[in-house]
RNA sequence: GGGCGUAUAGCUCAGUUGGUAGAGCAGCUGACUCUUAAUCAGCGGGUCCUAGGUUCGAGUCCUAGUACGCCCA
Numbered sequence: 001g002g003g004c005g006u007a008u009a010g011c012u013c014a015g016u017u018g019g020u021a022g023a024g025c026a027g028c029u030g031a032c033u034c035u036u037a038a039u040c041a042g043c044g045g046g047u048c049c050u051a052g053g054u055u056c057g058a059g060u061c062c063u064a065g066u067a068c069g070c071c072c073a
Stems, first nucleotide, its partner, number of pairs: 001072007010025004019056001027043005049065005
């Protein structure tokens, strides 16, 4: 220098053909318990990497960029 992949909650990851963003773990509250743990019930938490474009509508499609990883040179 060229090619490919990944980027979504604190962490690990889903998200179908474009139509209101989810799970597990963690956290918080409550129940239970002498207490803790475990268990059960509930709650909160998001600029979907950044900037543009297409569209009535973008996590999803297109363009450029950034970070990380892999391959080639």
A computed fold for a 73-nucleotide RNA from Pelagibius sp., annotated as transfer RNA. The coordinates come from a structure-prediction model, not an experiment, and the mean pLDDT is 81. Rfam family: tRNA. The family's RNA type in Rfam is transfer RNA. The organism belongs to Pelagibius, within Bacteria.